[in-house]
RNA sequence: UCCUCCGAUGGGCAAACUUAUUGAAAAAUAAGGACGCAAAGCCACCGGCCUAAAGUGAAUGCAUAUCGCUGUAUAUGAGUGAACUAAGGUAGCGGGGUUGCCAAC
Repeated sequence: UCCUCCGAUGGGCAAACUUAUUGAAAAAUAAGGACGCAAAGCCACCGGCCUAAAGUGAAUGCAUAUCGCUGUAUAUGAGUGAACUAAGGUAGCGGGGUUGCCAAC
């Protein structure tokens, strides 16, 4: 100097939970807090997972109107709303990209 990560040193990050704020939610940010982490630094490109405000919309009752006039009818309206969808998230789910500290044998 290079490779590598099974030891050590110095440092680093911070799950759950709590509080506050943002958000429709998932979740994020800040403070506290440590379950863990050698990329638990950064990037949603691929797959997965989470959410579904907006959109589509099965179904459902209500109101109003209409008629080949009282029907298991038709139309319109404002609701409730299964299900689907990411343009929202997750880098501490995996892959990939990218940068990188110490460093014995």